Transfer RNA from Candidatus Methanocorpusculum equi, 74 nucleotides, folded computationally. Its Rfam family is "tRNA". The source organism's lineage runs through Archaea, Methanobacteriati, Methanobacteriota, Methanomicrobia and Methanocorpusculum. The RNAcentral record of the sequence draws on ENA. The coordinates come from a structure-prediction model, not an experiment, and the mean pLDDT is 82.
RNA sequence: GGGCCCGUGGCUUGGUCAGGCAUAGCGUCGGACUCUUAAUCCGAACGUCGGGGGUUCAAAUCCCUCCGGGCCCG
Numbered sequence: 001g002g003g004c005c006c007g008u009g010g011c012u013u014g015g016u017c018a019g020g021c022a023u024a025g026c027g028u029c030g031g032a033c034u035c036u037u038a039a040u041c042c043g044a045a046c047g048u049c050g051g052g053g054g055u056u057c058a059a060a061u062c063c064c065u066c067c068g069g070g071c072c073c074g
Stems, first nucleotide, its partner, number of pairs: 001073007010026003020057001028044005050066005
């Protein structure tokens, strides 16, 4: 230098193929239960979907570019 794959709450992850409500588990916080803790149950917070631009009525999803990570080729 070239090719391919990956990037989504604190962590892991479904959804991307075929554009249309942003999912779930764990964790965290509050509460119920309990003599207390654990377990269980209820509730809540936590996302610029890696950044920017474009297409579209509408983009996590399609297009362009950049950034980060991984693999391969030279």